Transfer RNA from Mesotaenium endlicherianum, 72 nucleotides, folded computationally.
Rfam family: tRNA. By type it is a transfer RNA.
A source record names the gene trnfM-CAU.
C1' cells in the first nucleotide's frame, strides 16, 4: 500500500436499502423433579472499536484515527 474484520461474558445477524439493537451459548430467578440434568418461562448485560461531519433521525452514510488478521 491493497483487501476483510471490530455490535452483551463467548460465537455472530443486522450494514447494501439510515427508523423499536437481535439471535444461539453462557449467566441470574422461578417452573418442573426425591434431586441434578434435561426442558419451559421470565430477567440482568450493549457508549455497535474512537472522533468528527451529514441528517429530523446514524451500528448503518461521509472523512480521519486505533486495533486484529490476510495478500503484496
Nucleotide at each position: 500500500g491493497c483487501g476483510g474484520a471490530g455490535u452483551a461474558g463467548a460465537g455472530c445477524a443486522g450494514u447494501c436499502u439510515g427508523g423499536u439493537a437481535g439471535c444461539u451459548c453462557g449467566c441470574a430467578a422461578g417452573g418442573c423433579u426425591c434431586a441434578u440434568a434435561a426442558c419451559c418461562u421470565u430477567g440482568a448485560g450493549g457508549u455497535c472499536g474512537c472522533a468528527c461531519g451529514u441528517u429530523c433521525a446514524a451500528a448503518u452514510c461521509a472523512u480521519g484515527c486505533c486495533u486484529c488478521c490476510g495478500c503484496c